[in-house]
RNAcentral holds the sequence, with entries from ENA and SILVA. This is a predicted structure of a 1502-nucleotide RNA (small-subunit ribosomal RNA) from an uncultured bacterium.
RNA sequence: AGAGUUUGAUCAUGGCUCAGAUUGAACGCUAGCGGGAUGCCUUACACAUGCAAGUCGAACGGCAGCGCGGACUUCGGUCUGGCGGCGAGUGGCGAACGGGUGAGUAAUAUAUCGGAACGUGCCCAGUAGCGGGGGAUAACUACUCGAAAGAGUAGCUAAUACCGCAUACGCCCUACGGGGGAAAGGGGGGGAUCGCAAGACCUCUCACUAUUGGAGCGGCCGAUAUCGGAUUAGCUAGUUGGUGGGGUAAAGGCCCACCAAGGCGACGAUCCGUAGCUGGUUUGAGAGGACGACCAGCCACACUGGGACUGAGACACGGCCCAGACUCCUACGGGAGGCAGCAGUAGGGAAUCUUGCGCAAUGGGCGAAAGCCUGACGCAGCAAUGCCGCGUGAGUGAGGAAGGCCUUCGGGUUGUAAAACUCUGUCGUAGGGGACAAACAGCGCAGGUGCUAAUCAGCCUGCGUUUGAUGGUACCCUAAUAGGAAGCACCGGCUAACUUCGUGCCAGCAGCCGCGGUAAUACGAAGGGUGCAAGCGUUGUUCGGAUUUAUUGGGCGUAAAGCGCGCGCAGGCGGAUGCGCAAGUCAGGUGUGAAAUCUCGGGGCUCAACCCCGAAAGUGCGCCUGAAACUACGUAUCUAGAAUCUCGGAGGGGGAUGGGGAAUUUCGCAUGUAGGGGUAAAAUCCGUAGAGAUGCGAAGGAACACCGGAGGCGAAGGCGCCGUCCUGGACGAGAAUUGACGCUGAGGCGCGAAAGCGUGGGGAGCAAACAGGAUUAGAUACCCUGGUAGUCCACGCCGUAAACUAUGAGCACUAGAUGUGAUGGGUAUUGACCCCUGUCGUAUCGUAGCUAACGCGUUAAGUGCUCCGCCUGGGGAAUACGGUCGCAAGACUAAAACUCAAAGGAAUUGACGGGGGCCCGCACAAGCGGUGGAUUAUGUGGUUUAAUUCGAAGCAACGCGCAGAACCUUACCUGGGCUUGAACUCCCACGAACCUGCUAGAGAUAGCGGGGUGCUCUUCGGAGAAUGUGGUGAGAGGCGCUGCAUGGCUGUCGUCAGCUCGUGUUGUGAAAUGUUGGGUUAAGUCUCGCAACGAGCGCAACCCCUAUUCUUAGUUGCCAGCAUUAAGUUGGGCACUCUAAGGAGACUGCCUGGGUUAACCAGGAGGAAGGUGGGGAUGACGUCAAGUCCUCAUGGCCCUUAUGUCCAGGGCUACACACGUAAUACAAUGGUCAGUACAAAGGGAUGCGAACUCGCGAGGGGGAGCCAAUCUCAAAAAACUGAUCUCAGUCCGGAUUGAAGUCUGCAACUCGACUUCAUGAAGUUGGAAUCGCUAGUAAUCGCAGAUCAGCACGCUGCGGUGAAUACGUUCCCGGGCCUUGUACACACCGCCCGUCACACCAUGGGAGUUUGCCUUACCUGAAAACAUGGCCCUAACCGCAAGGGGGGGAGUGUUUACGGUCGGGCCGAUGACUGGGGUGAAGUCGUAACAAGGUAACCGUA
Repeated sequence: AGAGUUUGAUCAUGGCUCAGAUUGAACGCUAGCGGGAUGCCUUACACAUGCAAGUCGAACGGCAGCGCGGACUUCGGUCUGGCGGCGAGUGGCGAACGGGUGAGUAAUAUAUCGGAACGUGCCCAGUAGCGGGGGAUAACUACUCGAAAGAGUAGCUAAUACCGCAUACGCCCUACGGGGGAAAGGGGGGGAUCGCAAGACCUCUCACUAUUGGAGCGGCCGAUAUCGGAUUAGCUAGUUGGUGGGGUAAAGGCCCACCAAGGCGACGAUCCGUAGCUGGUUUGAGAGGACGACCAGCCACACUGGGACUGAGACACGGCCCAGACUCCUACGGGAGGCAGCAGUAGGGAAUCUUGCGCAAUGGGCGAAAGCCUGACGCAGCAAUGCCGCGUGAGUGAGGAAGGCCUUCGGGUUGUAAAACUCUGUCGUAGGGGACAAACAGCGCAGGUGCUAAUCAGCCUGCGUUUGAUGGUACCCUAAUAGGAAGCACCGGCUAACUUCGUGCCAGCAGCCGCGGUAAUACGAAGGGUGCAAGCGUUGUUCGGAUUUAUUGGGCGUAAAGCGCGCGCAGGCGGAUGCGCAAGUCAGGUGUGAAAUCUCGGGGCUCAACCCCGAAAGUGCGCCUGAAACUACGUAUCUAGAAUCUCGGAGGGGGAUGGGGAAUUUCGCAUGUAGGGGUAAAAUCCGUAGAGAUGCGAAGGAACACCGGAGGCGAAGGCGCCGUCCUGGACGAGAAUUGACGCUGAGGCGCGAAAGCGUGGGGAGCAAACAGGAUUAGAUACCCUGGUAGUCCACGCCGUAAACUAUGAGCACUAGAUGUGAUGGGUAUUGACCCCUGUCGUAUCGUAGCUAACGCGUUAAGUGCUCCGCCUGGGGAAUACGGUCGCAAGACUAAAACUCAAAGGAAUUGACGGGGGCCCGCACAAGCGGUGGAUUAUGUGGUUUAAUUCGAAGCAACGCGCAGAACCUUACCUGGGCUUGAACUCCCACGAACCUGCUAGAGAUAGCGGGGUGCUCUUCGGAGAAUGUGGUGAGAGGCGCUGCAUGGCUGUCGUCAGCUCGUGUUGUGAAAUGUUGGGUUAAGUCUCGCAACGAGCGCAACCCCUAUUCUUAGUUGCCAGCAUUAAGUUGGGCACUCUAAGGAGACUGCCUGGGUUAACCAGGAGGAAGGUGGGGAUGACGUCAAGUCCUCAUGGCCCUUAUGUCCAGGGCUACACACGUAAUACAAUGGUCAGUACAAAGGGAUGCGAACUCGCGAGGGGGAGCCAAUCUCAAAAAACUGAUCUCAGUCCGGAUUGAAGUCUGCAACUCGACUUCAUGAAGUUGGAAUCGCUAGUAAUCGCAGAUCAGCACGCUGCGGUGAAUACGUUCCCGGGCCUUGUACACACCGCCCGUCACACCAUGGGAGUUUGCCUUACCUGAAAACAUGGCCCUAACCGCAAGGGGGGGAGUGUUUACGGUCGGGCCGAUGACUGGGGUGAAGUCGUAACAAGGUAACCGUA
């Protein structure tokens, strides 16, 4: 510090997710040790049991129990406070600390800084005292009541308990005259004096009283700061203030009486929700964010609510009273209790410990002290809960062992790892030693000090004595042994780490993207690896990354985001100059900012964690002093901002009122006759009752042609015939006045298209709804004919629009060019123009700059300032609820649950369009001939079957693989056999091989024989090669699966003209340029231009055939001339034809015209051929997961006495039917018969086979010739000549069937071809639709070949005869280039919307039902406090007495908790039914949107 994820790719926007750190954690797997920490986050739920606050006999009366002493004794014991001591009691101090918890609390709290009107036990210091009396009461005794808890009556007694009296420095009150108020004793010691003694007395000490001061602690007040919600906007009657009282320790409405009417609030009152606050903790670079366990400070609470008492201090955790809930005891009458103390229990929960030891240390309470108490605390126990440290060994060790895993079978890896050898001994085990923490206090002794008259006491120092829970622990020593000690997660990318097997969209994984549908580095396992390590992962939390709330540090034209527009209160900001002030600001000083924590420097535990010491820091707040630039404030001026004024012209600016003509419609009259209207085409509709058309007239409403313009005006919405009246604003020129008067603007107020609403008018045209006609599968639409609201006017509402420049307002600055509107100036002119120049407006282009890009660009989206509004992923949601407004429709404000990993912007490349432009093609058109109808053949589908083997599927499957299924082929079926196999390699044994007969069987096969002995080497024993048989296992074999694992080959777009690269350039980039553009071509062919210049694969050419000619050659070919024959038969010849080698020829080369002086095009000449002459071969980058695992090859999977292999028979040939491709026809351009011509290209030795001969014929016999320019297949057929048929189902047509044959073959039954005779179906030119062809082509005619024993209507070739037509590119199909739109990229066979149906989820409404909280009023009214005339009771004081003072009680009143009642408000839960929403693999119906999406889309409204 970043990364993954939207796309085919790109940039930017934007969300989601990850890597880090953290934790009082929990869960899973695992686990050796130690140190030092931490440990109910949930039910402030309920608690059994034990302990957690006592102590003082040196305050007191005493003596229950224990010990000692003493006395008595019946020897059992009894008595005795005399001593040590001490239960219970009186009294004092403590119990308000310490410990726990966080319910409540948003301010009565906390933090920081200040303040004045206070209190204070114990402690310190000072001052002054401590005199003299009195009356009670518990304990105790007796009695009584009660189950108990406990209570009552009578009697006795003490005090440092209680009450007076005296005294009063200081204290309090005061009317300044005065008045008031204290105390307690205990202990130690003692020379003199007194006393019988106790003691008095003196002294010391501890207590005590009063008061002053201090310290520490506490109470009160103020300022500032401290969470969220405005879908909480108004709150408040003791409320705000005053006066006077009361009350308190103390100020104060704290309380009361009276008076006034205030107080708080958009700088957020009130209400609601949530929450203890802080030091700090955690994260972060920081600013910030989140949190407030442990430790420390403060606060609050103690079963729930209320209350006071005592006290220095409480409204009191282990106190009291009352009420309530709960639990326990009970004799049913009544009582007892409060773990949020330490342990512990139940429950809750994912989850949190021992009913331990000790007061040795530290601290606290009491005490003079010893000491006692102390679940504070110190320790131990449990828990890997986190932090820190250590160990599980170290060195050497390659035949790189075995085993595992993988393998291309060679090997690789685990891996120096192990074994083995040599060492070490931490931890653990055993044994031994063994701490620090302890210093006190007390006591004893000694010394000093000190009070005193003196001693004692007190204080200081030294010596001695004594005290350890932890714990025989830490630590140390000794001994032996590598022995007892490693796991967890991960390995597709992010993210370090890869293979095999299993599984087969199953099981499963997953933080995000996403894996899994038979080759999964993503599931499960294994091997290996990576990371961390006594832990490792998962889940949860918080911060970070996230500049994703942006102060640091973001945005708003199109991504989310500028209010529809203006006016304007508050607020914010604000021109120039001078002076003053010092609030902000800045500087210095100072106080504070607790400790701990963090940081730094030291130190102590072996290190570390941890602990100790010191420093720094704590960015804050307060106070003092200073500065005066800036801001604020005050004051005095200024004119540049702003405004006023004068003159001027421009304008659909607004309101009111009057006027005008054209047109539509309706009505009347007239002319006139059959149609009109409407559409793509029609129909509904109007018209013979006279329409439409035409003419005249009338009525009425609405809108204002031309001018008219990227022109004008207005804040926006918006504004358009003409005149008049009223009225707003802007602009130009001028210079006078005011003197910052300004800008923006939350709330607020006003304006605000259309639609809509209300009332009343109006209504010509148009026209939602509605009706009809069409269209359509449907058509509640688009089109047509009608038609009502409405559109118009007046008044009043509504308040929204894609209200858009998708661009808030204002000011300033920053190149220009060109138009245009308004109005000035200048030159010139008679004048109008033209030209130069200024201000304001409006528009196009453009520099710098900005921007993700598109684009903006002085009218900014540039550069700055000021103010306002708004945004923070998509959906849910233009929503719900609540509120405000509205007559309503609805508007404004505005969530959440849930759900997704995207949604969206700009641009790029493609693809596509019922977008555009240009161009091509037998693409259409123009023609010729077909197919589709018939019969047959053939292929396919379907069906059938034991099997009808398999593949091919739009074009580009279907006379295709198959250039030829009777057996074979053959892969299929049935049946019969074989199992190392039919064929291959290796090994072992035996035999050479080989030839051949018979029997059984359907055959495979099995059995029995017969003949036969070779070759090479040799040490003569044998060995080897080849071959056969038998055997063993490695392995064979598979037309079994996967063409979606593949190679190769092929089809197709398409013989279409395209497809790319290097360098350069442009762009952030994907990409672009080149390759586009002007011409041209069959062509990305060529040319010109051009930020491109070149190049490659394609095109063309080079190759083959063919058309002309020449040269060479002349047999098997040819024959002009000569000879010859039946015959080029032979001689001869090579001129010609021909054959086959090599050349020539054609290149827009020449001419004319056009064209850019180009490329090229048109015409012409010459030429056998003319503009690639004709044909062939040749198929770019790629597309279709196209075809083929059944040609071959091949990965993986599967079968292995079978899915292999052999054999026989059957099947691939079936047949209601459908389709494709062909053959033959339907006839006279023909059929039949007879005769006569003319080819090319091929084949031939298991072959072609002549002549001759037999047969009607297929064919048979025959065998010449030929390994072929020689012989042969071989007859070419259409054609031509003649004859016949005469339009018929025929002398057309030949299917089918019968009979008889021929040939091939082992064999023609299933299932061959052909021949003869007989038979003689359908068919008379073929519906919708559809195919081929542009010249030697179509059409037509025959010939040959491959395959092949035989089988050809198929296929591949060959020649013969030989046309018609093309105006042209509008349309159909396909293609190329450019451009445009796009929401498509699996690319239109795309994408995608809504209803309905089903399932699930959350949510709104809902008659209601119900929990909780708050609240007005009222009822009741415990305890308590206060008040209280009268009543009752009453020790201390006064009083001679009566009585008084004082105190207490009952009763009553006020306040009030719990409880209750009628209402109100708020949050929830639930609810028949109901509304929409979301999600779901293939459901239904349509086709709305994206292309002109087939009616452009969208916004508002009905």
Its Rfam family is "Bacterial small subunit ribosomal RNA".